RNA sequence: GCGGGGCGCACCUAGGGUUCCGUCGCGGCAGCACCUGCCGCGGGUCUGGACCGAGAGGUGCAGGCGGGCAGCACGCAGGCCCGUUCCACGGCGGGAGAAAAACCCGGGAGGC
Numbered sequence: 001g002c003g004g005g006g007c008g009c010a011c012c013u014a015g016g017g018u019u020c021c022g023u024c025g026c027g028g029c030a031g032c033a034c035c036u037g038c039c040g041c042g043g044g045u046c047u048g049g050a051c052c053g054a055g056a057g058g059u060g061c062a063g064g065c066g067g068g069c070a071g072c073a074c075g076c077a078g079g080c081c082c083g084u085u086c087c088a089c090g091g092c093g094g095g096a097g098a099a100a101a102a103c104c105c106g107g108g109a110g111g112c
Base pairs, nucleotide, nucleotide: 008061009060010059011058012057015052016051020049021048022046023043024042025041026040027039028038029037030036031035063085064084065083066082067081068080069079087107089110093105094104095103
């Protein structure tokens, strides 16, 4: 300097916004009024339902690697059991969708 692998999925959390639900405010309509219901506009600096959600957060499963076990023996495939699966500072900017994010670009650029 080049190439390959290590970097899978699910559930959850940190976090995130506002399509939908709810809620709050304003206005209007219906009923005589209270009250209730419906419609429109606005508020996520509205707790929430629901939703999105981590390479460097959690858990589990799968997979990989090493070793072992059984069937006369050997071999192949499969099964079961045990062990192992480390480390990790990180922009700006862009993208998705309703919108945003620690999501994706990205274990990137850059730094050590």
Guanidine-I riboswitch aptamer from a Frankiales bacterium, 112 nucleotides, folded computationally.
Of the family's consensus pairs, 100% are formed in the model.
NCBI's taxonomy places the organism under Bacteria, Bacillati, Actinomycetota, Actinomycetes, Frankiales.
The coordinates come from a structure-prediction model, not an experiment, and the mean pLDDT is 79.
It matches the Rfam family "Guanidine-I riboswitch aptamer". Rfam describes the family as follows. This family represents a conserved RNA structure found upstream of the ykkC and yxkD genes in Bacillus subtilis and related genes in other bacteria.